[in-house]
Context: one part of a larger RNA
Molecule: small-subunit ribosomal RNA, central domain
Organism: uncultured archaeon
């Protein structure tokens, strides 16, 4: 609970597509369902208001008129708005064409240094590690130097509050296939749109199942130190895992802690993509300015805000639609249900307490 809110106090679903629903650009005609005007019926009585009357008055009662009953229903009319229908339009949306940008995605192939173990050669007593040490490795020759082939993971510099993607996320090179966005042309369609309950798809890391792989790192675990203790921080080892293929899980401080779309509201300064245009020019896909459009940062007018701050990428001023909140704890627990192999996820209370 017809209220007020949701960056940080409780509160924006992790993200997207999209069904129902809700909402919807400019313009002409028709209809008259909604809407508005008028009128008939109905809307019991009591009650309320005014007048009059009756109990000695009042309360009370009777009676006449009125008002109200904001409603339902029939007829007649109005046509701005909403709706329906028939047309038209181009600004929203989509398409077409053009040259560009990009770690967007999938698959395959190629490469690079480092690391580890192995083999050969050289070489000799230490190496490693730390605050200091020790565990540890090493005379079966280590560490170190050098040659070789092998393995798995990763992708330095470039790298940039740079780019791309709906989000998660994406970084060596090449190829194939493939998604999206921006700019320009103003050529085509002609409102085809916005949001979106439910649904569906995607969704880091960890975890799970099956099969591979396993260099390094490394939960658990085992040692060595430290310490009063040290189930830690530091050191030496090290299994799952991390990697690949197929399937599951569906959660994160999944964050801009800020839902999506649209309109409007002073500016300054970077950067990135595109377009137009002016200088300079060694004519190069060069260099340097200006303007416009799209992104991405910083600073800030007004305004907003409890303040921090925000501020054309709004948390300003408005519109449409969805989600969510309503003192703290108990509790994201119990119970039930759905999903899952499990872990658990989603939905989600109350008693009691304060």
């Nucleotide at each position: 609970u017809u209220g007020g809110g949701c960056c940080u106090a409780a509160a924006g679903c992790g993200u997207u597509c999209g069904u129902a629903g809700c909402c919807g650009g400019u313009u002409u005609g028709a209809u008259a369902a909604g809407u508005c005007u008028u009128u008939g019926g109905u809307g019991a009585a009591a009650g309320c208001u005014u007048g009059u009357a009756g109990c000695u008055u009042a309360a009370c009662u009777a009676u006449a008129a009125g008002a109200a009953u904001u409603g339902c229903u029939g007829g007649a009319g109005a046509u701005a708005c909403u709706a329906u229908u028939a047309g038209a339009c181009u600004u929203g949306a989509a398409g077409u064409c053009g040259g560009g940008a990009g770690a967007g995605g999938u698959u395959a192939g190629a490469g690079g240094u480092a690391c580890u173990a192995c083999c050969g050669g050289g070489g000799u007593a230490g190496g490693g590690g730390u605050g200091a040490a020790a565990u540890c490795c090493u005379a079966u020759a280590a560490u170190c130097c050098u040659g070789g082939g092998a393995g798995g993971a990763c992708c330095a510099c470039c790298u940039g509050u740079g780019g791309c993607g709906a989000a998660g996320g994406c970084g060596u090179c090449u190829a194939a296939c493939u998604g999206g966005a921006a700019c320009g042309a103003u050529c085509u369609u002609g409102a085809c749109g916005g949001u979106g309950a439910g649904u569906a798809a995607c969704g880091a890391a960890a975890g799970c199942c099956a099969g591979g792989g396993g260099c390094g790192c490394g939960a658990a675990c085992c040692g060595g130190a430290u310490u009063a203790g040290a189930u830690a921080c530091c050191c030496g080892g090290g299994u799952a895992g991390u990697c690949c293929u197929g399937g599951c899980c569906g959660u994160a401080a999944a964050c801009g802690a800020u839902g999506u779309g649209g309109a409007c509201u002073u500016g300054g300064u970077g950067u990135u993509g595109g377009a137009a245009u002016g200088g300079c020019u060694u004519u190069g896909a060069g260099u340097u300015g200006u303007u416009c459009c799209g992104g991405u940062g910083c600073c800030g007018a007004a305004g907003g805000g409890a303040a921090g701050c925000u501020g054309u990428u709004a948390a300003g001023u408005c519109c449409a639609c969805c989600g969510c909140c309503u003192g703290g704890g108990a509790a994201g627990u119990a119970c039930g249900g759905u999903c899952g192999c499990a872990a658990g996820a989603c939905u989600g209370a109350a008693a009691c307490u304060u």